[in-house]
Order: sequence, then structure tokens, then C1' cells
RNA sequence: AAAGCGGACCAGGCAACCGCUGCCGCGCAAGUGGGAGAGGAAAGUCCGGGCUCCACAGAGCAGGAUGCCGGUUAACGACCGGACGCCGCGAGGCGAGGAACAGGGCCACAGAGACGAGUAAGCCCGGCGCGAGCCGGGUGGACGUGAAACGCGGUAACCUCCAUCCGGAGCAACACCAAAUAGGCAGACGAUGACGCGGCUCGCCGAGUCUGCGGGUAGGUGGCUUGAGCCGGCCAGCAAUGGCCGGCCUAGAGGAAUGGUUGCCCACGACAGAACCCGGCUUAUCGGCCCGCUUUUCCA
Repeated sequence: AAAGCGGACCAGGCAACCGCUGCCGCGCAAGUGGGAGAGGAAAGUCCGGGCUCCACAGAGCAGGAUGCCGGUUAACGACCGGACGCCGCGAGGCGAGGAACAGGGCCACAGAGACGAGUAAGCCCGGCGCGAGCCGGGUGGACGUGAAACGCGGUAACCUCCAUCCGGAGCAACACCAAAUAGGCAGACGAUGACGCGGCUCGCCGAGUCUGCGGGUAGGUGGCUUGAGCCGGCCAGCAAUGGCCGGCCUAGAGGAAUGGUUGCCCACGACAGAACCCGGCUUAUCGGCCCGCUUUUCCA
């Protein structure tokens, strides 16, 4: 230098003005000032967990998932290390892996035969035939075919068995506050007349009245973002990862904000938009940058 391998990162930049959604300060209010405001995948919802409610003595059945060995983790089907197999000159990449002596199924083509049996020669018995021989039964088991030939064959990317794990539903979960209308429960009074008829008495009327409680709808609030968090350093470990110290707060809506205009610059800008949260996996993605390594060639 060329061709590659592995890993990490960025995701047009700067400025001005006008908006939008939360938060904080000031203000009675109108408003005003400050500060924050999508991603590496926010996506698919394929795994795993937190959280919430329901169910639940314990155990099991059914169903599902996983399956070399060891480790990491809250957990996993994820990740890390190792053995083994395949691919690559190599750096590396990929891997679906327990049990075939519990049982069932299947094993293309060829071959007599694919696990059931049994081909040719030879031998034995019986029958037929004058005889060569033929037929039947038994024994026997070659050559050859084939990936595998009788060997407790192969196959569990077939059923199955074994081991381990899994209760169900999901933030439209769930919790709290709580009108109107209708209805419910309890208590008191009431045909010996309650309630009502403007305050009282008479009188009239004639079956409910009053109080309390609770469920629940509309509506409102919480759940909601301080978390298995992020950044830096040190330590343990091959690593995944863990520990310690210091620093930081970084969207939280509810028709749902994160936008628009202008100017300058460049390599002219991809895939894509949070909706309870987190760890993975997978998929989509213009381009750029960095680190480590491999092979070949050249120069010194």
C1' cells in the first nucleotide's frame, strides 16, 4: 500500500427570531424571566425481569420452552470462557449438541433382505421319476448391493423418555377522590294518620317521610420516571461481569409537545418519533471516524 477480520463511537454544525410541552422563580392576574425537551434502533413485540391485580395448603396432569462443560445476571432462549464439529491461507466466522439397553415410527436408490426376515452353493428328510433330475420341508448362510447387512445398526431438525424452568392477565394493569339520575342496605317515625298545606293551632289530605352508609357512572388525580440509572477513576476477573470512590439528574404528554423561517459553512445529511420501566435478540439505516488484528506485496 492493497484486500480483509473484529470492536467502539458519531448521526450535519453554528447563530438569530417566532412558536409548542413540562418544570422553577416573580406577579392578584394578564404576563414575564430562567432552564429542559426522542433513538441507536424510540421499531418488531420474539425472549426475560421489575411493578400491579386476580387465583393459590401441598403436590400433580395437560401444555410450552430449554438441553456439550463451566461461569455471569434480577432473570433469560441473552452474554462470556473452554472443549468438539464445519468453513476460511489467516485474523476469524458459524453450529440445531441429554437418552437409540423403556417403547413406537422411519431408513430413498440398489439389494434376497434395512432389523421383519432370508438369496446361491453344500448337507439332511420326504415324495415323484428307469435315470440325469424335479418338487416340498429342514439346516445353512457366501459373493454381491448399499451410507449402513444382523453388530443390541442409524435416525430423537419424528413421536417419545429424562433433567431443569414456566399460575393467569397486563399501565386500557391498578389505586384514590367523587356529581346528577336510577336503584341498594341499615335505623327512626308512620293508618292510634307520618310527610305535606309559608311560623303556630284547628282543619284538610292519605302512604310514605327523614337520617346515615356503601357500590358505581361522568369527571378529576395518582401510577409517570431517582433508575438492576448515566459519566469518570481505581480494584478483582482471560472475559461476560462485579465491588469501591467521586460527580450528575437527562422528555413524561393524555388528541397527545419536540416545530417553522432566515443567514453562514461542509463531505449536502440514511433509517426512523417516546406513551409504565428495564435487560437482551432481531430487523431498517446516507455517510464518517477511531482502535486492535490478519494475508500478500514493496521500501529501509
Molecule: Bacterial RNase P class A
Organism: Thiobacillus sp. 65-29